The RNA shown here (FMN riboswitch aptamer (RFN element)) has 130 nucleotides and comes from Desulfallas thermosapovorans DSM 6562. The sequence is in RNAcentral, with records from Rfam. Taxonomically the source falls in Desulfallas thermosapovorans (Bacteria, Bacillota, Eubacteriales, Desulfallaceae). Its Rfam family is "FMN riboswitch aptamer (RFN element)". Rfam links the family to the GO term FMN binding.
């Protein structure tokens, strides 16, 4: 450094808002939020040739969730334009927009609740391979 195996922690964020109304943190309005790997022309940092870290909610997969089962598994499941620099950008820079399980209840991404769960993975470790 490195097949495999296996243990240990870690691993999700937002309204104490206005209207309406008998009732709504669910509608309306304004606010506010972005898990986990990949790519990635940006950025930082140093020994600057190169190494390392940041960098996409709507590109690519994953994952809680729901549904069906012969419990091995199988299914279902969200959203981006439009300019602009460039050989190259749905990822930079500017505008604008749009999406968000499942149960409860006045119709929920924010409340409550199954959760002191699971978990994509992340980080360190132990045996072992070469």
């Nucleotide at each position: 450094a490195u097949a495999a195996a296996c243990c240990u922690u870690c691993a999700g964020g937002g309204a104490c808002u206005g209207g309406u109304g008998a009732a709504a943190u669910u509608c309306c309005g304004u606010a506010c939020c972005g898990g986990c790997g990949g790519u990635g022309a940006g950025g930082a940092u140093a020994u600057a040739c190169u190494a390392u870290c940041c960098a996409a909610g709507c590109c690519c997969g994953c994952g809680a969730g729901c549904c069906c089962c012969a419990c091995g598994g199988g299914g279902c499941a969200g959203a981006u334009c439009c300019g602009g620099u460039g050989c190259a950008a749905u990822u930079c820079c500017g505008g604008g927009g749009c999406c968000g399980a499942c149960a409860g209840u006045a119709a929920a991404g924010u409340c409550u609740g199954g959760a002191u769960g699971g978990g994509a993975g992340a980080a360190g470790g132990u045996u072992g391979u070469u």